[in-house]
RNA sequence: GUUCAUCCGUGGGGGAGCUGGGGUGAGCCCGGCUGAGAGGGUGGCCGUAUCCGCCACCGACCCUUUGAACCUGACCUGGGUAAUGCCAGCGCAGGGAAACGGGUGAAUUCGUGAA
Numbered sequence: 001g002u003u004c005a006u007c008c009g010u011g012g013g014g015g016a017g018c019u020g021g022g023g024u025g026a027g028c029c030c031g032g033c034u035g036a037g038a039g040g041g042u043g044g045c046c047g048u049a050u051c052c053g054c055c056a057c058c059g060a061c062c063c064u065u066u067g068a069a070c071c072u073g074a075c076c077u078g079g080g081u082a083a084u085g086c087c088a089g090c091g092c093a094g095g096g097a098a099a100c101g102g103g104u105g106a107a108u109u110c111g112u113g114a115a
Base pairs, nucleotide, nucleotide: 001108002107003106004105005104006103007102008101009100010099011064012063013062014061017033018032019031020030021029022028023052025051027046040058041057042056043055044054045053070095071094072093076089077088078087079086
């Protein structure tokens, strides 16, 4: 110097589902399932129950082209579950962030120095 593994930083990308109970109650409280994560904080909007939300910014987490993070196909197919985007298939299908820097370890190569 190169390659591989791994970690960190900056920049960039992404998702937040299913479900039981309580609560005259704004959007709240206590749980269960899968998962890295199941909306943690602030602000705004909407406007008051077959409902308990939506948006933005920040945060946590995951992914970053060696790209199954995530989206589409999909109201898909098979299995399973209390239920679900739970598991598998679909899947060398189509998209997807088109970036750098650094640490550690290993292998290998070249050069230099010493004996």
About this RNA
Predicted 3D model of a 115-nucleotide RNA (TPP riboswitch aptamer (THI element)) from an Anaerolineae bacterium. It matches the Rfam family "TPP riboswitch aptamer (THI element)". From the family's description: Vitamin B(1) in its active form thiamin pyrophosphate (TPP) is an essential coenzyme that is synthesised by coupling of pyrimidine and thiazole moieties in bacteria. The source organism's lineage runs through Bacteria, Bacillati, Chloroflexota and Anaerolineae. The sequence was found by an Rfam model in a public genome assembly. The coordinates come from a structure-prediction model, not an experiment, and the mean pLDDT is 81.